[in-house]
RNA sequence: GGGCCCGUAGCUCAUCUGGUAGAGCGCCGCAUUCGCAUUGCGGAGGUGAGGAGUUCGAGUCUCCUCGGGUCCA
Numbered sequence: 001g002g003g004c005c006c007g008u009a010g011c012u013c014a015u016c017u018g019g020u021a022g023a024g025c026g027c028c029g030c031a032u033u034c035g036c037a038u039u040g041c042g043g044a045g046g047u048g049a050g051g052a053g054u055u056c057g058a059g060u061c062u063c064c065u066c067g068g069g070u071c072c073a
Stems, first nucleotide, its partner, number of pairs: 001072007010025004019056001027043005049065005
């Protein structure tokens, strides 16, 4: 330098062909306990790496940039 894959909540990841973004763990509150843990219930938390384009509508399609992985040189 070139090819391919990936980037979504604090972490690990879903989101079937474009149609209101979710789970587990973690965190906060309440119940339970003498207290903690466990368990149950509820809650907060996301410019979907950044930008542009297509579309009535983009996490999803296209392009550029950035970062990571991998292969080739």
This is a predicted structure of a 73-nucleotide RNA (transfer RNA) from a Candidatus Uhrbacteria bacterium. Its mean pLDDT, the model's own confidence on a scale to 100, is 81. Rfam family: tRNA. Rfam classes the family as a transfer RNA. The source organism's lineage runs through Bacteria, Bacteria candidate phyla and Candidatus Uhriibacteriota. The sequence was found in a public genome assembly.